A computed fold for a 683-nucleotide part of an RNA from Tetraselmis striata, annotated as large-subunit ribosomal RNA, domain II.
Context: one part of a larger RNA
RNA sequence: ACCGGCGACUUAUAGGAGAUGGCAAGGUUAAAGAAAUCAUUUCUGAAGCCAGAGCGAAAGCGAGUCUGAAAUACGGCGCUCGUCAUUUCUUAUGGACCCGAACCUGGGUGAUCUAACCAUGACCAGGGUGAAGCUUGGGUAAAACCAAGUGGAAGCCCGAACCCACUGAUGUUGAAAAAUCAGGGGAUGAGUUGUGGUUAGCGGUGAAAUGCCAAUCGAACUCAGAGCUAGCUGGAUCUCCCCGAAAUGCGUUGAGGCGCAGCGGUUGUUGAUGGGUCGUCAAGGGGUAAAGCACUGUUUCGGUGCGGGCUGCGAAAGCGGUACCAAAUCGUGGCAAACUAAGAAUACUUGAAGGACUUUCCAACAACCAGUGAGACAGUGGGGGAUAAGCUUCAUUGUCGAGAGGGAAACAGCCCAGAUCAUCAGCUAAGGCCCCUAAAUAAUUUCUAAGUGGGAAAGGAGGUGAGAAUGCUCAGACAACCAGAAGGUUUGCUUAGAAGCAGCCACCCUUUAAAGAGUGCGUAAUAGCUCACUGGUUAAGCGUUUUUGCGCCGAAAAUGCUCGGGACUAAGAAAUUUGCCGAAGCUGUGGGAUAUCGUAAGAUAUCGGUAGGGGAGCGUUCCGCUGUAGGGUGAAGUGUUUUCGGAAGGAGGCAUGGACGAAGCGGAAGUGAGAAUGUCGGU
Repeated sequence: ACCGGCGACUUAUAGGAGAUGGCAAGGUUAAAGAAAUCAUUUCUGAAGCCAGAGCGAAAGCGAGUCUGAAAUACGGCGCUCGUCAUUUCUUAUGGACCCGAACCUGGGUGAUCUAACCAUGACCAGGGUGAAGCUUGGGUAAAACCAAGUGGAAGCCCGAACCCACUGAUGUUGAAAAAUCAGGGGAUGAGUUGUGGUUAGCGGUGAAAUGCCAAUCGAACUCAGAGCUAGCUGGAUCUCCCCGAAAUGCGUUGAGGCGCAGCGGUUGUUGAUGGGUCGUCAAGGGGUAAAGCACUGUUUCGGUGCGGGCUGCGAAAGCGGUACCAAAUCGUGGCAAACUAAGAAUACUUGAAGGACUUUCCAACAACCAGUGAGACAGUGGGGGAUAAGCUUCAUUGUCGAGAGGGAAACAGCCCAGAUCAUCAGCUAAGGCCCCUAAAUAAUUUCUAAGUGGGAAAGGAGGUGAGAAUGCUCAGACAACCAGAAGGUUUGCUUAGAAGCAGCCACCCUUUAAAGAGUGCGUAAUAGCUCACUGGUUAAGCGUUUUUGCGCCGAAAAUGCUCGGGACUAAGAAAUUUGCCGAAGCUGUGGGAUAUCGUAAGAUAUCGGUAGGGGAGCGUUCCGCUGUAGGGUGAAGUGUUUUCGGAAGGAGGCAUGGACGAAGCGGAAGUGAGAAUGUCGGU
C1' cells in the first nucleotide's frame, strides 16, 4: 500500500410538541393483594395525578374577580383547548455520537542503570627527575656555608594495563536506540574498581549540566479517581422525492464560542381589501450631487484706513508725515466631510382611477425542528491607504458560495443563461462565421501601411484622411532662379572704438520699381555675406489658424518566440445591410414526479442545490404466526450468467457446496463503511 473483518446519535428517567390507538354522562391506576399458567397475563385496588373555574398577595368572592372610600366606570386576567398508553422529534440529567490530550489527586513499586555516601576488599608494566634528612670531607672560635655520596619526596615527568571522551572519518532502514577505526587526555591520586549497604518523587542525590534517580526527568514508574475535561482537530456507514438558507444586528472575560433577533423547514388558523412588476396622476418630508458664499471658517487683488510700527517738530500736552503692518467695511475672484439664504435626479412613504400584466408566488399569528453568525469577487457611492494592492472598512445591486451548460484560448466571483428524464428534430442568447473549429474567403462606403490591429503617459513631429475660418492669387500669388537692396549717415548719446548689428534715446527725410537709422552671420572698429522690400523669368494654385478620424516616436528584464496557433494588408479599424452558426435557454415528440383545480377524463404550474427541515421506501440479524412452505431427486453460502424494477434492490439458470431453511403479515434492534496518521488479520 491493497484486500477482508470490526468500527460512531445509544439507554434510563423527567419536561415540551406531533402522530396513532383506547375511553370520554371524564381519563388513568401506583404500592399492595388474589387467581391462573409457569414468567407473563387476568382480576381487585382511586391513595394519587390531569381535566372539570377563575380572579386576587390574601381573607375571600365566584362566570366572574382584582384595583378602589365606592360604582353596574376604565383597565388586567378569566368565562375555549379531556385523559391514558405506544411511538417519533427535541430538551434536561447522566460518559450521552465515536476516537484523541497535556495535566491534577491518592495508594504503591523502584538506587541490579545512574548520583552521593558508608562498610569491607582488590588494582596501578616499565622508565625518568632526584626534595628533606643523614654520612664523609672541606670550612669556622663555634656556627653558618661548600663539595661528594647516600637517600627516595611529589594531586612530579614519559608511557602500557585501567579510567576518560578533545578531533576527524565511517556508520545514520547501523554490527550497535551513541559504536568502530585513527589520533587524544589522566595514569600514587580529589585515582580506578569488586561485593554488601544507605538516601525515594510535595522526594533524593548533585566539584551545579536542571544533570542523574532502570533506553523515561522543569518533577520517575505503576495502579486507581477515569470513559477526567477538550468552546479544539479528525471521523460518522442504504435509496429516492419536496422545500431550502447564513456568513448580518445587539450583548457577551466576547471575538474561530454562546444567547436573542434576522434568514430556512414542517404543521395549523386567518387574510382577494393579499403579494410582485409596470405605467399615469396626486400628495409628502428631505438637505445628498451640482451650485453658492448671506452664516461658520478659509482665501486673491484693489479702495477707504480703527489700531500699531517708523519718522519730523515740541519742555510736555500735542500737531504732522509715511512707498511699513493692518482690524473693520466696500468692490472683485476662489475653496469646504464636520459651511448653506437656495437645491435636483434617484430612492423612500402614502393614495387614486377598485388602471394594466402576473396568478399564490404574499403577510400575520401559534407550535415544533434547525443551520448560520470566518464570506469572496464585480459594478456604483464613500472612509482608511499613496484618488497603491487579488489591500482594508461601510452602503447598495449582482454572481459565486450552494449553480451545471455556452462565451471570455485556459480562467469560483465577468458576459449569456438557471440542468426532471429521453431524442442522430427545430429557433435563438452572449459570442462568432479563412484553417485548426460549427457558421460569409458575404455585400456597400470609407480609413490604416504602423503587422497598427495584437500593452502604456506626459511630451514631440511638413505621416495621412475629413471639415471650418481667414489671407494672397492670370492686374501672375507660393517656391525656385537672375538683378537691385541706395543717399543724408560713421543719425544722436555712450565709448579706447560703437560705422544698421555691446548698450541707451529717437526711429526722421530724400532718391526711388524697391530698400529698416536695419533680420541674422561677421569685424578690434570698418569691411564682407544675408534678410526684409522691389523688378524680371516661370505659370496655377499657395499660405496661416483651428476642429476631428486613423497611424508614428516616446517603449529596457531576466529558460524560446508568438495575436490561443497557423497565418492575415484584411482574416485590421469605422459605419450600414442581409444571411448563417451557436447553450442543458425556448420549441417539437415521448415518459416520470410534486402541487393545485377537477366526480372523472384531464388541465395548469413546478421539479440546480451545500448547511438544514420534511416525506416515502429498500436491505441485514433475531423473535411471533411457525417443530411453517420447501429441502441429500440437494438448504444456506460461494462463483458465474440471464432478466425485472424509478433507486436502495428483486427473481431465475448453470456450477460449486453438503444441511439447513425462504416468502407473507407483524415485532425488536449490537441494522447498511471508503476515508477517523482508525483497529485486527492476510498478502

RNAcentral holds the full RNA, with entries from ENA and SILVA.
Rfam family: Bacterial large subunit ribosomal RNA.
NCBI's taxonomy places the organism under Eukaryota, Viridiplantae, Chlorophyta, core chlorophytes, Tetraselmis.
Its mean pLDDT, the model's own confidence on a scale to 100, is 83.